RNA sequence: AGAGUUUGAUCCUGGCUCAGAACGAACGCUGGCGGCGUGCCUAACACAUGCAAGUCGAACGAGAAAGGUCCCUUCGGGGGCCGAGUAAAGUGGCGAAUGGGUGAGUAACACGUGGGUAAUCUACCCUCGAGUGGGGAAUAACCCAGGGAAACUUGGGCUAAUACCGCAUAACACCCCGACCUCCGCGGAGGACGGGAUCAAAGCUGGGGAUCGCAAGACCUGGCGCUUGAGGAUGAGCCCGCGCCUGAUUAGCUUGUUGGUGGGGUAACGGCCCACCAAGGCAACGAUCAGUAGCCGGCCUGAGAGGGUGAACGGCCACACUGGAACUGAGACACGGUCCAGACUCCUACGGGAGGCAGCAGUGAGGAAUUUUGCGCAAUGGGCGAAAGCCUGACGCAGCAACGCCGCGUGGAUGAUGAAGGCCUUCGGGUCGUAAAAUCCUGUCAAGUGGGAAGAAGCUCCGCCGGUGAAUAGCCGGAGGAGGUGACUGUACCACUGGAGGAAGCCCCGGCUAACUCCGUGCCAGCAGCCGCGGUAAUACGGAGGGGGCUAGCGUUGUUCGGAAUCAUUGGGCGUAAAGGGCGCGUAGGCGGCCAUGUAAGUCGGUUGUGAAAUCCCUUGGCUCAACCAAGGAACUGCGUCCGAAACUGCAUGGCUAGAGUCCGGGAGAGGGUAGUGGAAUUCCCAGUGUAGCGGUGAAAUGCGUAGAUAUUGGGAGGAACACCAGUGGCGAAAGCGGCUACCUGGACCGGUACUGACGCUGAGGCGCGAAAGCGUGGGGAGCAAACAGGAUUAGAUACCCUGGUAGUCCACGCUGUAAACGAUGAGCACUUGGUGCAGCGGGUAUCGACCCCUGCUGUGCCGUAGCUAACGCGUUAAGUGCUCCGCCUGGGGAGUACGGUCGCAAGGCUGAAACUCAAAGGAAUUGACGGGGGCCCGCACAAGCGGUGGAGCAUGUGGUUCAAUUCGACGCAACGCGAAGAACCUUACCUGGGUUUGAACUGCAGGUGGCAGCCCCUUAAAGGGGGUUUCCUUCGGGUAGCUGCAGAGGUGCUGCAUGGCUGUCGUCAGCUCGUGUCGUGAGAUGUUGGGUUAAGUCCCGCAACGAGCGCAACCCUUGCCCUUAGUUGCCAGCGGGUUAUGCCGGGAACUCUAAGGGGACUGCCCCGGAAAACGGGGAGGAAGGUGGGGAUGACGUCAAGUCCUCAUGGCCUUUAUGCCCAGGGCUACACACGUGCUACAAUGGGCGGGACAAAGGGUCGCGAUACCGCGAGGUGGAGCCAAUCCCAAAAAACCGUCCUCAGUACGGAUUGCAGUCUGCAACUCGACUGCAUGAAGGUGGAAUCGCUAGUAAUCGCGGAUCAGCACGCCGCGGUGAAUACGUUCCCGGGCCUUGUACACACCGCCCGUCACAUCACGAAAGUUGGUUGCACUUGAAAUCGCCGUGCUAACCCGCAAGGGAGGUAGGCGCUUACGGUGUGAUUGAUGAUUGGGGUGAAGUCGUAACAAGGUAACC
Repeated sequence: AGAGUUUGAUCCUGGCUCAGAACGAACGCUGGCGGCGUGCCUAACACAUGCAAGUCGAACGAGAAAGGUCCCUUCGGGGGCCGAGUAAAGUGGCGAAUGGGUGAGUAACACGUGGGUAAUCUACCCUCGAGUGGGGAAUAACCCAGGGAAACUUGGGCUAAUACCGCAUAACACCCCGACCUCCGCGGAGGACGGGAUCAAAGCUGGGGAUCGCAAGACCUGGCGCUUGAGGAUGAGCCCGCGCCUGAUUAGCUUGUUGGUGGGGUAACGGCCCACCAAGGCAACGAUCAGUAGCCGGCCUGAGAGGGUGAACGGCCACACUGGAACUGAGACACGGUCCAGACUCCUACGGGAGGCAGCAGUGAGGAAUUUUGCGCAAUGGGCGAAAGCCUGACGCAGCAACGCCGCGUGGAUGAUGAAGGCCUUCGGGUCGUAAAAUCCUGUCAAGUGGGAAGAAGCUCCGCCGGUGAAUAGCCGGAGGAGGUGACUGUACCACUGGAGGAAGCCCCGGCUAACUCCGUGCCAGCAGCCGCGGUAAUACGGAGGGGGCUAGCGUUGUUCGGAAUCAUUGGGCGUAAAGGGCGCGUAGGCGGCCAUGUAAGUCGGUUGUGAAAUCCCUUGGCUCAACCAAGGAACUGCGUCCGAAACUGCAUGGCUAGAGUCCGGGAGAGGGUAGUGGAAUUCCCAGUGUAGCGGUGAAAUGCGUAGAUAUUGGGAGGAACACCAGUGGCGAAAGCGGCUACCUGGACCGGUACUGACGCUGAGGCGCGAAAGCGUGGGGAGCAAACAGGAUUAGAUACCCUGGUAGUCCACGCUGUAAACGAUGAGCACUUGGUGCAGCGGGUAUCGACCCCUGCUGUGCCGUAGCUAACGCGUUAAGUGCUCCGCCUGGGGAGUACGGUCGCAAGGCUGAAACUCAAAGGAAUUGACGGGGGCCCGCACAAGCGGUGGAGCAUGUGGUUCAAUUCGACGCAACGCGAAGAACCUUACCUGGGUUUGAACUGCAGGUGGCAGCCCCUUAAAGGGGGUUUCCUUCGGGUAGCUGCAGAGGUGCUGCAUGGCUGUCGUCAGCUCGUGUCGUGAGAUGUUGGGUUAAGUCCCGCAACGAGCGCAACCCUUGCCCUUAGUUGCCAGCGGGUUAUGCCGGGAACUCUAAGGGGACUGCCCCGGAAAACGGGGAGGAAGGUGGGGAUGACGUCAAGUCCUCAUGGCCUUUAUGCCCAGGGCUACACACGUGCUACAAUGGGCGGGACAAAGGGUCGCGAUACCGCGAGGUGGAGCCAAUCCCAAAAAACCGUCCUCAGUACGGAUUGCAGUCUGCAACUCGACUGCAUGAAGGUGGAAUCGCUAGUAAUCGCGGAUCAGCACGCCGCGGUGAAUACGUUCCCGGGCCUUGUACACACCGCCCGUCACAUCACGAAAGUUGGUUGCACUUGAAAUCGCCGUGCUAACCCGCAAGGGAGGUAGGCGCUUACGGUGUGAUUGAUGAUUGGGGUGAAGUCGUAACAAGGUAACC
């Protein structure tokens, strides 16, 4: 620091996901040790049991028992002393308000931070001053009596105090009065002075013992205490500035409310409370309401800014079963106190009582989940005490838990036959792997044995020194000595013993992301964080081997931050990706020109205070290290104080004119409103002329018309809209505005530069305007025209087309308030190269004047520089560069929906979610493909022709069916006379049956044999089996062959979707690419496009391209002309010979021919066109002319095209069978359907007869002549020929002659019968041919469809391959030999350019909606049922306060007393008020028959809406 994922690929936008760190965690697998930490996040749910706050006898009174001992005894017991002034209880003091727990409540001065208190308090502690005199009356305990089950309680009696109450004294305390000083916030505060009034106390104890006293004691001297005052310290209260979550689908809230006056109350200010008066206070800078939440230091994360969090530690707050209340006290409205109410639990004798673990343990419950009913006060800290000491679940320790962090170990070294074994393998080997074994060592941890700390100082005792003091007492302090104190704990630590011995797992291995193979499985089982894996070769599932990562842990899940610049302050955007408000006016707010002066709020610098400690960071130090702990430092980015600066912002004052505005003079304009007016056209009405149609469409029909339409002429009515002008012309803020005239009226522009002097810009709310459609009321209504009706179209047609037609469109008034209200581009200002139009107004030059030319401002267009942009594009009218203000966006769907609110008459508008679901949805551009898009151009593509197929019979192939088997493959073109150039056996792969198992064929090794093989015989359908006989080579070792065994063979078994090779097809179409350069962020483009031309990407020209490759063409073969050479088997002109005749012979080498070489054709020549090109047209010459004809030759690629059955080959399957051998059968079946052919349907023909002319081939297991036989197929026979020699071999059509005369025929030949021939081991299933006989369908073939452009089609025969035989097929050969092509509109296929695209599996594409089914979440709903809460009324416990207080009443006063008074109190009443009750609202959940839409789901139904002109352009 990034990565994966939208696409065929690309760039961008954008979401989702991952890698990191963290945790009070949980779960799964696993688990050796130690240290340090941490451990109910859920039910503030309920709690059994024990413990968690006491202490002081030096404040006070009283005061046991057990037991021991002594004495007495009636033997029952009693008494003394010790126990002991002890225990327990009481009065009193201090503490119990700390410590400890929890986070329910609380959105608040609760908390944080900084201030204030001149508005306050503070027990214990410290310092200083003063004092501590003298009296009184009670009361617990205790005793007696009583009530009660208990808790507890009543009455009577006695008694003490540091308990209680008067009195005295007293101030610097407090209050009042007078006057002075200082300070400040101007109203107070502080200080000093004088006068007046008021207020206090308690004792306990150590030592001394002169004097007094009987003694106690007085007295002296200490200590502790008490009272009063001042100060300090500590703690607390109150107030203020700032900071502090979400929701506006919460917008208004408030009556003690806001303020005042006067009181009350408090430690203290204050509506804190009360009476009266006034009517205020808060709120868009978010009041009120609702939801959520303890706050902070910190903690986690992050580069930071931030975000999340508030366990443990620390600070503050709040709470203590729930609610309310006060008492005591320095402090509480009090966790282990009180009272009342409520819920719950327990006890009860039913009358009544008791209780509060959110203290430490522990229990139940809840939950995914969180520990021991441990030890100790030894340390630290706290309470009490003079102290010893006591108490302390605070705390210190231990236990449990891998919950976290940190450390250690599970061994180290050597060790190659690279052991065994596993796994893989190309079978060679590789790997686990120096790993193991083995050898030599070490000794951490654990185990055992032994030793063994620190944490301990207080304290007590001893003497010494100092202080106090009269004192050598006492008390206090200091140094020294001695004694004793440890829960943890026999712990840490150390030593020794033995011996590698006791100690490794978890996750992952397709990409992201580090790590790969085999087997199993076969869209199954499963995996998955995202993309995605799995349908027979899965590195993705499961196992194994191997590897990677981490390690006493490893993974998973959850949560937070990060990555995410994905809420953007740092640090984003808004033309088309999500996003500019429809437009204006304007409020608050934000922002704001130039100069000067002042000020100092912001700002900047410095000083100082604070920012607790801990944490983080740095430096050291302590545990062996580390974690952990300690010390010091730094930091804590904040807030306050004071001093200073004055540039900028603010504020104040004064000034300026460049912004803005006013004024004067002009011209332009569909700017707005009202009234009037004009002509053309449509329609209707009247009348005339006129007659049969009109109208409408792709074609029709509905419709209109003989009652006279349409057409035409004249007249009239009425409504609406304004042709031409008219223009990327004008005006307006936008919506929008178009005949003409008048009136009223808004704005902009140009020129002048007189005036004002920042008056400005933007604009949340608000107000106004706002197309069309729609709504209300009333008019109007010609044309047009939703709905509707009819006619067509169609599979249907609730549409498109046609004929009609109502709302509406028009006017007035009112409402609605939305649009793709668009420049999809908010407003304003400034700046930044240019060119060229248009509109308005000016200036200059020139001219007699106009035009033209130069130029300024404003508006409106186009093209383009820089720059910007993802690209497209924008580009002074910015989407450039800056500033100001407003609006808006944050993945797609759900959804602009639901609910709520608000507006509206309604329709509906504005505001505007969530659940759920997806891994994308998008933008721009690229390459293709496609289009019922366009342009150009080819092809027997159409057209023009000729002949066919489709009908018949037969042949052949295929489908189907059948069968034991009918082997298999091929399936649009591009399967179907195809593989198959030839199935009777064989072939043969199929079926049935018989056999065989190292095998029919092949290779290697080992063993053994004298027999095996071969031959003969028997058996058998054959294979096979049985019997007899005994082979070859040899270097004599043996080899070959054969047998047995082991390896291994074999398979036309599967997969052509694992493959090679070969082939088909587009297509002999003209294309397909590359290098370098250039352009583009990139995919990619350019080149290859363009203008011409060609059969051609053929060539020329042009051009950011220049070249090149594979294709095209040419080179090759053949054919057409000529030449040369050669002359047999071919040829024969001339010469000679010979024959009835024949190149038959001599000979010839001319010709034909043969087969080798060469020539020839190149647009070379001429004319014309074209661009002086390429090239085209015409012509000459030539055998041939523009590629002369034909062939071979098939680019990059496409179709998972075809072939595992040619061959090769991976994998799988099979191995007494899916191999091999054999016989027979089948591949030849037959109701049918299709393809390809043959023969025909006849006279351009058929039969018969006659007699011509080829080419190319083949032939020795062959072709086979003459001759003879047979009607014939053929037979006999064998000449010649290994072939320019001989043979096949007759060419046929044609031609000549003759018959047939239009008929199912003298056409046609199927079918069948009989008889034969040939091949072959064998023609039954199942061959071909011959003869005779038979003589079917068929009379030119529906829809449809095929071939062919010249030596072609058509027609005629000949040959060959395969082959024993079998050809209508196939491959070749020649003979005869046409017709037509205007042309490219259309069909099909193709090429190039261009355009659109939502397609890319590429139109056989994509994709929409209803319906049906399943499922999920949500809304509505008669209602039902909870929570919270407002208001009104009611009830009114405890308690404070107030009033009364006739009952009761010790202290004080009066009084001799009785008694009275003062004061107090029970009780009563009143105010306030908790819980509760009634009524009525609000709000928020749950649930609800039924209902509504939405999401999702493999192949359901119906249609075809969208994407191409998507077949009616689409959309709002």
Annotation:
A computed fold for a 1516-nucleotide RNA from an uncultured bacterium, annotated as small-subunit ribosomal RNA. Its mean pLDDT, the model's own confidence on a scale to 100, is 85.